[in-house]
RNA sequence: UACUGACAAUGGCGAACCUGAUAAAAAGUAGGGACGCAAAGCUAAAGGGCCUGUAAAAUGGCAGCCAAGUUGCCAAA
Numbered sequence: 001u002a003c004u005g006a007c008a009a010u011g012g013c014g015a016a017c018c019u020g021a022u023a024a025a026a027a028g029u030a031g032g033g034a035c036g037c038a039a040a041g042c043u044a045a046a047g048g049g050c051c052u053g054u055a056a057a058a059u060g061g062c063a064g065c066c067a068a069g070u071u072g073c074c075a076a077a
């Protein structure tokens, strides 16, 4: 230095599930809870994809599916 990543260090995030209230649903939110995550930080849902809904159709959702932009901790081999 890194496009690399260890049963290392210090911190961080918080799946499923449960409870409350919201919503037509998907889902989001608050609390509990940890399966995992080196970007599971931030932006973006008009890049692709997925969910709900419908006779058909997102204008409703998901960034913890992939890709993109941007910032960034540590350092064994």
Stems, first nucleotide, its partner, number of pairs: 004075002012037002017032004022027001035064001041070003047066002049062003

This is a predicted structure of a 77-nucleotide RNA (c-di-GMP-I riboswitch aptamer) from Dehalobacter sp. Rfam family: c-di-GMP-I riboswitch aptamer. Rfam links the family to the GO term cyclic-di-GMP binding. Lineage of the source: Bacteria > Bacillati > Clostridia > Eubacteriales > Dehalobacter. Its mean pLDDT, the model's own confidence on a scale to 100, is 85.